[in-house]
Context: one part of a larger RNA
C1' cells in the first nucleotide's frame, strides 16, 4: 500500500415521508358570536276556505211623527212660498189619569169623561199665525231596507279523550263502531311586520429589518437631495382637512422692530417730541422662498371672488395638476395710462356610478301630448385604508387541509453594539511612595464561549433542552512542574513569566444546563467541536390529538401560567475507522 472477511455507525448536509413549526395566498374547510346578508320554525295582523240563529251598539238610505223659548209683543215665532178661511156629531172648549219633554213658564202623546165649539183676518215685529197645505234645516224617537263589526248560542267537518266492541291468538300501533267533547274557532293557503347562528353563503385590508402587538396610509412646507428636474427608508422637523363681504378690486397716502434722550401722574414696558435705525417688524395660518415701486400699515370708491372663450406653455404612464397673452359682452376704480376672471406664493381634498334641485329652440317607442331621459347650473361621500373592490360584512382553528418560500424559531456564516480578555496614559489609594498590590476620567486591541444584529445555504425536512456513554483540541493553566517581583524574615500568600505530559472526586434537591447544600480531595479548570455525540441510548422538559385549574374572551378558543397523560423506524451501499487474513 492493495485485495478479502468480520465488526463500528463518524461522514455521504445519508434513507424514509414535496416540513406539521413559521409566514404568503384577494388558497378550502371545521366552529363561534353582539361581523354581514338571508331563511327555516314560531309569534302577531289582513284576506280565503266560512255556514246558521238570538243580542247589542254602529254607518247609510226610505218613510211616519216630534223638536225649535234673545228684546218688544195675549204666548215657547225654526227658514220659505202659497193662502182667507179652516177644523169639529167620523165628538169642539173644559175636566181627571198615565206617560214624554222642559229655558219649571210651558209643550206633546194616549185612555176616559164631556155634548158644541175652537183658530185665523185686525193693533205690536226685520219676518205672522201651529187658521190650513206644500217643501226643507237642526236635535231626537218609531218602523223597513242594505251594509261592516262585538258578544253568545246551535250544527256539519275538523281536533280531542274512553277502563267499550270488532279486525285480532297477545298488544298502550294503526284502521273502523260506538260514547263523551270541541267547534266555523282551530287547522291550510296566501300577503305582510317581528323574531330567528337553528341552518346556510361569505367577508373579516396593506406596509412591516418574519409575522402579531404598536403605528402608519390623502394633501403641504424643510432636510436627507450629491449646486438643473427627479430621487428611498417604521429616516429627521412640522403642519392641513380651513379662513375673510374684506383679510377681495382699484384709487391715493404712508413706513416697521429695536435703541438712546427729553416728558406729570407713568413704573422695565402705555401715549408724546427727537435722532439713530435697510428690514432684526408685519404678512389670517406650518415651514419654505419671498416682499420697503412694498405683497407690510391706512383712507375712499366698489364686487372681476364676471358671463362666452381661448393662442401658447409647465408637468405628466393614464386620469389629473398647474400657468397664460389675446377677443367678444356687460361692468368696477382711475383724470388718463391702466389694473381687476379672488387672496405675498405653495395645503384646506375625493373619479365613476346613482340620487336630488333649478333651467332648457334636444329627444320622447303610429301620431298630439304626458312619463321618462339628454344637455347647462348646483348639492349629497373622515368613500381618511383619502386612484374611491359592496347599498350592506367579525372572530377562531392544539381538529385542521392545500400550494409556495423571496420568511421567522435551531445550527452554520457574516458582524461584534453587548459580553470576555489583554494592552497604553495615569489623578489617586497604598503612613512616605502612582506602577508590590489596586487603579478613576480617558484610548487602543484581540477572541468568537453570551445576548443580540443581518437574512447568506438549508423549509419536495440540516431532529430540538438535559442526562448516559465514547470521546478529542485549544490554553486565556485548577492541580502537579520550573521562575522574576513583592508592601517575600519562615509558614501561607499576592502578581507576573514558561509550561497542555497526567490528572481533574462521590452524594442530597430539581427535567434542569446552572445553582444551594453534605463529605472529601494535589485540584475539583475555562472553553471548541452542527450550544460534540438520538442511522449510539434515554424521552424527565419543551412541542400534537384527551382532561383540568387560574386568568382573559358574549363565544368558539387563548395563555415563554400550572397540572396529569401521551407509537423515538431501520437487515449498512459507498468513504472513514476497528480487529484479522492473503498478498
Nucleotide at each position: 500500500c492493495c485485495a478479502g472477511c468480520a465488526u463500528u455507525u463518524g461522514g455521504a448536509c445519508a434513507g424514509a415521508a414535496a416540513g406539521a413549526c413559521c409566514c404568503u395566498a384577494u388558497g378550502a374547510a371545521g366552529c363561534u358570536u353582539g361581523a354581514c346578508u338571508g331563511u327555516a320554525u314560531c309569534c302577531u295582523g289582513g284576506a280565503a276556505u266560512g255556514g246558521g240563529g238570538u243580542u247589542c251598539g254602529g254607518g247609510c238610505u226610505u218613510u211616519u211623527c216630534u223638536u225649535g223659548c234673545g228684546c218688544a209683543g195675549u204666548c215657547u215665532a225654526g227658514g220659505u212660498g202659497g193662502g182667507a178661511g179652516g177644523c169639529u156629531u167620523u165628538g169642539a172648549a173644559g175636566a181627571u189619569u198615565u206617560c214624554c219633554u222642559u229655558c219649571c213658564g210651558g209643550g206633546g202623546a194616549a185612555a176616559u169623561u164631556g155634548g158644541a165649539g175652537c183658530c185665523g183676518u185686525c193693533a205690536u215685529u226685520g219676518a205672522g199665525a201651529g187658521a190650513c197645505c206644500a217643501c226643507u234645516c237642526u236635535g231626537g224617537a218609531g218602523a223597513g231596507g242594505c251594509u261592516a263589526g262585538a258578544a253568545u248560542c246551535c250544527u256539519a267537518a275538523u281536533g280531542g279523550u274512553g277502563a267499550u266492541c270488532c279486525u285480532u291468538g297477545a298488544a298502550u300501533c294503526a284502521g273502523g263502531a260506538c260514547a263523551c267533547u270541541u267547534g266555523a274557532c282551530a287547522g291550510u293557503u296566501u300577503c305582510a311586520g317581528g323574531u330567528g347562528g337553528g341552518c346556510a353563503g361569505u367577508u373579516u385590508g396593506u406596509u412591516u429589518g418574519g409575522g402579531g402587538c404598536g403605528a402608519a396610509c390623502g394633501c403641504c412646507u424643510c432636510a436627507u437631495a450629491a449646486a438643473a428636474g427627479g430621487u428611498a427608508a417604521c429616516u429627521g422637523a412640522g403642519g392641513c382637512g380651513c379662513g375673510c363681504a374684506a383679510a377681495g378690486g382699484u384709487u391715493c397716502c404712508c413706513u416697521c422692530a429695536g435703541u438712546c434722550u427729553g416728558g406729570a401722574c407713568g413704573g422695565a414696558a402705555a401715549u408724546c417730541a427727537g435722532a439713530c435705525a435697510u428690514u432684526g417688524a408685519g404678512u389670517g395660518u406650518a415651514a419654505a422662498g419671498g416682499c420697503a415701486a412694498a405683497a407690510g400699515g391706512g383712507a375712499g370708491c366698489u364686487u372681476g371672488a364676471c358671463u362666452g372663450c381661448a393662442a401658447g406653455a409647465c408637468c405628466u404612464a393614464c386620469a389629473a395638476g398647474u400657468c397664460a397673452a389675446g377677443c367678444a359682452g356687460g361692468g368696477g376704480c382711475g383724470a388718463a395710462a391702466g389694473c381687476c376672471g379672488g387672496c405675498c406664493u405653495u395645503a384646506g381634498u375625493g373619479a365613476u356610478c346613482c340620487g336630488a334641485c333649478g333651467g332648457u329652440g334636444c329627444c320622447g317607442u303610429u301620431u298630439g301630448g304626458a312619463a321618462g331621459g339628454g344637455c347647462c347650473g348646483u348639492c349629497g361621500c373622515u368613500c381618511a385604508a383619502c386612484g374611491g373592490a359592496u347599498a350592506a360584512a367579525a372572530g377562531u382553528u392544539a381538529c385542521u387541509c392545500u400550494a409556495g418560500g423571496a420568511u421567522a424559531a435551531c445550527a452554520g456564516g457574516c458582524u461584534a453594539a453587548u459580553g470576555a480578555u489583554g494592552a497604553c496614559c495615569a489623578a489617586g489609594a497604598g503612613u512616605u511612595c502612582a506602577u508590590a498590590u489596586c487603579g478613576a476620567c480617558g484610548u487602543c486591541g484581540u477572541c468568537g464561549u453570551u445576548u443580540g444584529g443581518c437574512a447568506c445555504c438549508u423549509u419536495g425536512a440540516u431532529g430540538u433542552c438535559g442526562g448516559c456513554u465514547c470521546a478529542u483540541c485549544a490554553c486565556a493553566u485548577c492541580c502537579u512542574c520550573c521562575g522574576g517581583c513583592u508592601g517575600u524574615a519562615g509558614u501561607a500568600g499576592g502578581u507576573c513569566g514558561g509550561a497542555a505530559g497526567g490528572g481533574u472526586u462521590g452524594g442530597a434537591c430539581u427535567g434542569u444546563u446552572c445553582g444551594u447544600c453534605c463529605a472529601u480531595u494535589a485540584a475539583a479548570g475555562u472553553g471548541g467541536u452542527a450550544c460534540g455525540u438520538g442511522a449510539g441510548c434515554u424521552g424527565g422538559g419543551u412541542u400534537c390529538a384527551g382532561a383540568a385549574c387560574g386568568u382573559c374572551g358574549u363565544a368558539a378558543g387563548a395563555c415563554a401560567g400550572u397540572u396529569c397523560g401521551g407509537u423515538c423506524c431501520a437487515u449498512a451501499u459507498c468513504c472513514g475507522a476497528u480487529g484479522u487474513u492473503g498478498g

Large-subunit ribosomal RNA, domain V from a metagenome, 583 nucleotides, folded computationally. The coordinates come from a structure-prediction model, not an experiment, and the mean pLDDT is 82.